């Protein structure tokens, strides 16, 4: 150089750090649909789709890097 593996530092314990993917949570528009009130404009719920923000996401998973143990 390549490979397996661990995380001691931590305000109970778990949690090295950095950025991805798929699924959660929260917040705020969006479209469709039903249903109710209205002469309409509209209004109000609820349900499905989907944006966008946001965070210790105690989910799973990838890459990279820190630090330590092995093997080669």
């Nucleotide at each position: 150089g390549g490979c397996u593996u661990c995380a001691a530092c931590a305000a109970c314990c778990c949690c090295g750090c950095c950025g991805g993917u798929u699924g959660g949570g929260c917040g705020c528009g969006g479209u469709u649909u039903u249903c109710g009130g209205a002469a309409g404009a509209u209004c109000g719920a609820a349900a499905a789709c989907g944006g966008c923000g946001u965070a210790g996401u105690g989910a799973a998973u990838c890459g990279g890097c820190u630090g330590g143990a092995g093997c080669c």
This is a predicted structure of a 72-nucleotide RNA (nadA riboswitch) from a soil metagenome.
Rfam family: nadA riboswitch. On this family, see Huang et al., RNA 2020: "Structure and ligand binding of the ADP-binding domain of the NAD(+) riboswitch".
The coordinates come from a structure-prediction model, not an experiment, and the mean pLDDT is 81.